[in-house]
Two RNAs folded together computationally: RNase P RNA and transfer RNA, 466 nucleotides in total. Rfam match: Bacterial RNase P class A. By type it is a ribozyme. Gene Ontology terms of the family: tRNA processing, ribonuclease P activity and dimeric ribonuclease P complex. The coordinates come from a structure-prediction model, not an experiment, and the mean pLDDT is 82.

RNA sequence: GGACCGGACGGUCGCUUUCCGUGUCUUCGGACGCGGGGAGAGGAAAGUCCGAACUCCACAGAGCGGUGUGCCGGAUAACGUCCGGGAGGGCGGGUUCAAGCCCGUUCGACGGAAAGUGCCACAGAAAACAUACCGCCCGCGUUUUCGGAUGCGGGUAAGGGUGAAAAGGUGCGGUAAGAGCGCACCGCCGCCGCAGUAAUGCAGCGGGCAGGGCAAACCACACACGGAGCAAGACCAAAUAGGAAGGGAGCUGCGACUUCGGUUGCGGCACGUGCCGGCUCGGUGCGUCCAACCUUCGGGUAGGUCGCUAGAGCCUCGCAGCAAUGCGUGGCCCAGAGGAAUGACCGUCCCGCCGGAGCAAUCCGGCGGACAGAAUUCGGCUUACAGGUCC
RNA sequence: GGGCGCUUAACUCAGCGGUAGAGUGCCAUCUUCACACGGUGGAAGUCAUAGGUUCGAAUCCUAUAGCGCCCACCA
Numbered sequence: 001g002g003a004c005c006g007g008a009c010g011g012u013c014g015c016u017u018u019c020c021g022u023g024u025c026u027u028c029g030g031a032c033g034c035g036g037g038g039a040g041a042g043g044a045a046a047g048u049c050c051g052a053a054c055u056c057c058a059c060a061g062a063g064c065g066g067u068g069u070g071c072c073g074g075a076u077a078a079c080g081u082c083c084g085g086g087a088g089g090g091c092g093g094g095u096u097c098a099a100g101c102c103c104g105u106u107c108g109a110c111g112g113a114a115a116g117u118g119c120c121a122c123a124g125a126a127a128a129c130a131u132a133c134c135g136c137c138c139g140c141g142u143u144u145u146c147g148g149a150u151g152c153g154g155g156u157a158a159g160g161g162u163g164a165a166a167a168g169g170u171g172c173g174g175u176a177a178g179a180g181c182g183c184a185c186c187g188c189c190g191c192c193g194c195a196g197u198a199a200u201g202c203a204g205c206g207g208g209c210a211g212g213g214c215a216a217a218c219c220a221c222a223c224a225c226g227g228a229g230c231a232a233g234a235c236c237a238a239a240u241a242g243g244a245a246g247g248g249a250g251c252u253g254c255g256a257c258u259u260c261g262g263u264u265g266c267g268g269c270a271c272g273u274g275c276c277g278g279c280u281c282g283g284u285g286c287g288u289c290c291a292a293c294c295u296u297c298g299g300g301u302a303g304g305u306c307g308c309u310a311g312a313g314c315c316u317c318g319c320a321g322c323a324a325u326g327c328g329u330g331g332c333c334c335a336g337a338g339g340a341a342u343g344a345c346c347g348u349c350c351c352g353c354c355g356g357a358g359c360a361a362u363c364c365g366g367c368g369g370a371c372a373g374a375a376u377u378c379g380g381c382u383u384a385c386a387g388g389u390c391c
Numbered sequence: 392g393g394g395c396g397c398u399u400a401a402c403u404c405a406g407c408g409g410u411a412g413a414g415u416g417c418c419a420u421c422u423u424c425a426c427a428c429g430g431u432g433g434a435a436g437u438c439a440u441a442g443g444u445u446c447g448a449a450u451c452c453u454a455u456a457g458c459g460c461c462c463a464c465c466a
Stems, first nucleotide, its partner, number of pairs: 001391005007349007015040011042371001046382002049380005054229004061281004066225005071085005086110001088107008112219001116218002118214003133160002135156009168186006187209001188207004193202003233306004243297005250269008270288006299465003313332003317328004350369008392462007401415004409446001417433005439455005
C1' cells in the first nucleotide's frame, strides 16, 4: 500500500414484522388476544458531495443566460467514479567538464496564455512595445604623487544587486568589453517521415530564438445538463368559517332567447394567471367583474392504503479481457418500521491492558473491546473507526 | 427525511486577491468637589478548523466543525 473481518456460543425477559393454528367481538372489510415457527442495521446505514432509477410538472420544446467537466483510450445505465496508457513535478541513485541524460520510487482538478481583456503589491534602474543602478570596456577632456581619480559621450545583459519571476540553458571559441556574434549539445518553433486506435514517442531537414507567469481571474473552445424531489406522487376517510384583507385582466364576429335594458353558446384577438422558482418565445389549462389565480392572516385534520422493497440483487463455478468489467451455468430470497423495532441482563469463551501467584507452562482478580446506527432505492466519492487476519 | 444560508475585535457589521477596518463597549488620561457628557491617546483578531491553487488567500477551490432558516394535507 492492497484485500477481508469487525466479537462467538448458550439461557432468561422483551420489541418489529410475517406465516400457521386457535379464541372473543364484528358494521362481515376486519379488530383485539393466546400458542408455535421464520426473519430482523452498516462498512461506513453518516456527509448529502457527484451520478442515476422512480414520480409529478408538455413523453421536456426553441433561443439567451447559468452551472459543471476538461491529456488519451476503455469500462459503465450514468458519473466529477473505476481500469489501462501517455506526458509532467518531487525524492533517491548512477553518469557527464556542465547543461542534460538514464534507472528506481512517488504524487495529482493534467485541455487553451501566438483570440481578447485584466492582474503581477513591496523591493528594484527596469515587471512585458523591456530596461543601463552598480560594474566592465572604448573615445574625448581635466587632474596626477604616473598607480590612478573624475566629468561628458557611447558600447555592453557576461558579473553584482532587487524580486516569486529579469526576455533560452551549459560548455568552447570569439571580442576593446560583451552578446546566438559563431560552433557543439540540450531546449524551442516550422515542415516532413515512421510507429501507435490515440495521447504521444523516435528520426530527418530548416530557423538563432520569436511567444514571462496567473484561466481553483474574466474569457474563448469542446462536451454534458429542463425543473422539483418519496414531506415526489396516487387513492380513501374525517373535520372546518369553501372565512377575511390586498393585488388582479375586455373587446369583437356569428347564432339563439328577449320584458329590447340585456342574457347565453361558439369562434377570433387581447389581457391576467398556473404549469414555469432565471428571462423571452412557444405549448397547454383556467379565467376576464358574485371573478380565475397569487400573497398574507385566520380555520380544520395530524387518520388509513399504495408508492415500499425481487433488485443495474447476493453467492459458487466457468469463459473473454493486462485490468476495470462483461457473458454464461447452477443456487439463494436477505429489515420494511412510520415519534420510528433490531434491545437488556446473566454465564462460558476470545482479544488487549494492569495487579498478584508461579522456575515455567499457566492460574486468580479487576478494567476495557471502536466508529456509529436503516427511513424510496441503487452506483461512486469523501469523512469517522478499538482491534484482528492474509498478501 | 429533503432543500438552503451563515461563521471577521467582547457585541453589531464592512472589506471579497497585495500591511485587517468602522460604530458601540473596554483601559489610561484631561475636565469636575464627585459622577455623567465631552476631549486626547491606547489595547484588543489563529478572519471557525485543515488542506490545496497562487509569488501572495479573510477573499478562489475542496473537506470538516458549529449555528440558523424553510418544506405535510384540506378548502